Two RNAs folded together computationally: RNase P RNA and transfer RNA, 441 nucleotides in total.
[in-house]
Order: sequence, then C1' cells, then structure tokens
RNA sequence: CCGGUGGGCCGGGCGGCCGCUCUGCCAGGCAUGACCUGGUGGAGAGGAAAGUCCGAGCUCCACCGGGCAGGGUGCUGGGUAACACCCAGGCGGGGUAACCCGACGGAAAGCGCCACAGAAACAUACCGCCCGCCACAGGCGGGUAAGGGUGAAAUCGGGAGGUAAGAGCUCCCGGCCGUCCAUGGCAACACGGCGGCGGGCAAGCCCCACCCGGAGCAAGGCCAAGCAGGGGCAUAGGGCGCCCGGCCCGUCCCCGGGUUGGCCGCACGAGGCCGUGAGCAAUUGCGGUCCUAGAGGGAUGGUCGUCGCCUGGGAAGCUCUGGUUUCCCAGGACACAGAACUCGGCUUACAGGCCCUCCGGCCCC
RNA sequence: GCGGCUGUAGCUCAGAGGAUAGAGCAUCUGUCUUCGGAACAGAGGGUCGGGGGUUCGAAUCCCUCCAGCCGCGCCA
Repeated sequence: CCGGUGGGCCGGGCGGCCGCUCUGCCAGGCAUGACCUGGUGGAGAGGAAAGUCCGAGCUCCACCGGGCAGGGUGCUGGGUAACACCCAGGCGGGGUAACCCGACGGAAAGCGCCACAGAAACAUACCGCCCGCCACAGGCGGGUAAGGGUGAAAUCGGGAGGUAAGAGCUCCCGGCCGUCCAUGGCAACACGGCGGCGGGCAAGCCCCACCCGGAGCAAGGCCAAGCAGGGGCAUAGGGCGCCCGGCCCGUCCCCGGGUUGGCCGCACGAGGCCGUGAGCAAUUGCGGUCCUAGAGGGAUGGUCGUCGCCUGGGAAGCUCUGGUUUCCCAGGACACAGAACUCGGCUUACAGGCCCUCCGGCCCC
Repeated sequence: GCGGCUGUAGCUCAGAGGAUAGAGCAUCUGUCUUCGGAACAGAGGGUCGGGGGUUCGAAUCCCUCCAGCCGCGCCA
C1' cells in the first nucleotide's frame, strides 16, 4: 500500500424568521370551567422508537394439592427478575488465516416412511463365482455380499492371510458404536484400554429431562352524561327449615337501549453516567452524580443563509502519467424510519462517515 | 394492544414429502360460417408472496421477512 476479520461510535452542525405539543409564573376575558386569549421561562423521538417473534414487571380474574391434555425449550457450565437472550467451554462444519456458522438430547422402547430405479430399502441372490445332482445350448438345489449393475443411501474401508468360492473368519492400519473400565475435567467431553461392527429420517408420531394458570393499559380504578334498574336462555351458587317445583338475589350468554366525555394508572426505573472492587467473560458489589417527551386525528416541523456530504466540469501545483492536493462553477436536497403502560432481548431496514483490534499478500529500511 | 385467517396461471380455486404443479373461465390458433357468436379440436401462459434451513427429494415440514383481510371498546 492492497485485500480481509472482529468490535465500538456518529448518523447532519451553526444562525435568522415563522409555527406545533406539554408545562411553571404573570396578566386579561366571559357563557366562571377538565374554559379561552396574550406575554415570559423551561422541556420535546430512535438505534432501531419498527416487526410484535420471545421473556418479564404491573393490573384484574381464577386458584386446596396433584395428575392428564396442550404448548414450549433441548451439548455442558455460568449470568440474569426472566428468556428461545448473553458469556465461557466442548463437539461438528467452513476459511491459508484473523475468524465465522450450527434446532447440537434419544434411531440398542415402539410405530411409521424411504418415490423412481434396482434381485433386494430391511431382511434380500438379478448377473457373476464355487460345490453337488440331472447327464449337458442347459436345468435344479445349496453356499457366497469379493466383483458387475441400480440408487441419495447396499451389509465398515484398504491390504494380507485363509477358503471349494467367499465372508471381521483371523491379523495390520483406519473408521464407527458401547448403558464397560482407568486417567484428566464441576460437566459436555478428551485420551488410553476392553468389547462389538446391516442403513437413513425424530424441522414424522414418539421417548427422556426441564419450564408454563388465564387475560391484557381496549389491564384496572374514580367521576360525569344519557337510556328502558327492559326482555330471553342457562345456572354443582345464596335465601325462602328439609326433597321436587316455584319465587327473590347473584353469575354467565344473547337481544334490545344509551354513550363515543374527563381524571388516575403515566414517566424515578431490574434507570443513565463516572470511579473503584470481584470475575477469563457475560455480569455484579460499593461510592458519587444526573432527572431527560407524555400526544389522543395524535406535537417534536417548515423556510432561508452558511458550513459539511455526494456528482459533474474547469484552472493551478506535485508527479513514478496512474493519480493526488488546493481553488472556482453548476447540480443533488441527503439513509432507514418516527414514542403511545414500562423494561430485557431477538429479528429486520439503513445514504454516508469516524475510531480501534487482528489476519493474509506485496514492497522498502 | 390482543387473537385469527389468507397468499398457487390474467381471474376463481384444487393439490396435505416423490408430477414436466393441475381444473374451470379468460387468451391465441385451426375447423365450421358470407361474416360474427356458439360448438368442436389444439396450443401458450407459473420466481407456488420473498429469503434461508431440514430431507436423497419441499407448493407441502421448520425459521424469518413482506403484503392483504377479519374480530375484540365502555355504561347499564
């Protein structure tokens, strides 16, 4: 210098003018109220506010306990309020590497599926090879998974021995499996020994371990206005002493009626920043400091100037002729997107820019 | 905010692990007709909403994103 890897941050600045929402104070108005107007001061979107995919707080309902059903999670250990998130490690895969990716429990509980092709897809002999018989263009019986052929997948792969031909039948090297043993590790697992070798699919049913009561700020509480405190169905509830019926109250659903208002919840929270201790880290203890939007047709904007950014052109300087620096002119109008009870995550979208770490290649000292 | 459904040819829909993805209408061509319609025969037309994964194999199973549609208010 070029190419890449991982991480962090910003995402327009300043000024003038005109507006918007909330709010403190002051003044005025009248139809004196969740009222209107004016002045003045303060505050006013994001890294994702988004999708609503997970997990919680909070609120109401239900609830003696347990089970079934249903749903979810799925290597191990840790973090956390919790999680499907994060950190560390293991194993597998990719990359020369930095590093990245992984729904990564169980197929030796059972069921199911594996199209076409192929003899055979789970228990099988089509061709071939070997043996025996018939007695011979060949046929029948048996053995054989070494060879051919089919397929995504075919009896663990290669070599040697062995055999009638063969075969983990035996040996060497390698692979896979184990609910066995020893060592290391909290564990996943690794390594060694011993034993054994016929598949795959659980994002098919299922088995195993663990977790889960339901609903959601349209939760829920208070006030005001208005209509019809009207009708029907059901009722393991309460009362009329007990049983049946009936009646009254309650509950649930439906029809019909009214309303489309206000306040609280609601802005101090698992909060941010700084320092320091523990820890490999995620995270956490302690101390200090800060307070920062709350609409309800839904505010946070518009315009001008200037700087910045991008594109094109011109001039000058340097130059290894490929560019680069400065200045001028013209144009672009500048990412994704916008709170709505609140947090922790994940996922997705994003013009452009800055910083740090590491890896590979080339060159120079 | 919560819950549910749908996306396959121009339109309406089938398809539920093994097709070159089908059907009806529509379009085009031919036959018939003086011409047209109807009828008959034939043809073309598909990123299965996008992307990724599981599997030998995906419209179908799983994840994620996109688009569209529907239902839930309060009082009594």